Predicted 3D model of a 103-nucleotide RNA (SAM riboswitch aptamer (S box leader)) from Cytobacillus horneckiae.

RNA sequence: UUCUUAUCAAGAGAGGUGGAGGGACUGACCCUGCGAAGCCUCGGCAACCAGCAAAUAUUUUGCCCGGUGCCAAAUUCAGAGGAUGCAAAUCCAAAGAUAAGAA
Numbered sequence: 001u002u003c004u005u006a007u008c009a010a011g012a013g014a015g016g017u018g019g020a021g022g023g024a025c026u027g028a029c030c031c032u033g034c035g036a037a038g039c040c041u042c043g044g045c046a047a048c049c050a051g052c053a054a055a056u057a058u059u060u061u062g063c064c065c066g067g068u069g070c071c072a073a074a075u076u077c078a079g080a081g082g083a084u085g086c087a088a089a090u091c092c093a094a095a096g097a098u099a100a101g102a103a
Base pairs, nucleotide, nucleotide: 001103002102003101004100005099006098007097008096013042014041015040016039017038021031022030023029025079026078027077028076043071044070045069048067049066051063052062053061054060055059075095081092082091083090084089
């Protein structure tokens, strides 16, 4: 990088450094000198994998010392396609993110 599967309306931020961007892309909208991104430290959330424990035992539940991930706004909202609908809109798909496995 590609493929497969699962999940994505819940949850959880302070300090230092830095100095103008950030929210994937496009549009909208929003955050940002009352300090963006990045980096560091500490903290937290969650429970995908691992581990541990239990049970109605091969699955489920609980825990969280390990591997990831995450800590503005639904994946911020919408966006080539499809279904329903008079419409507003809703849903699916696609795209994206993360995890695990495979090539």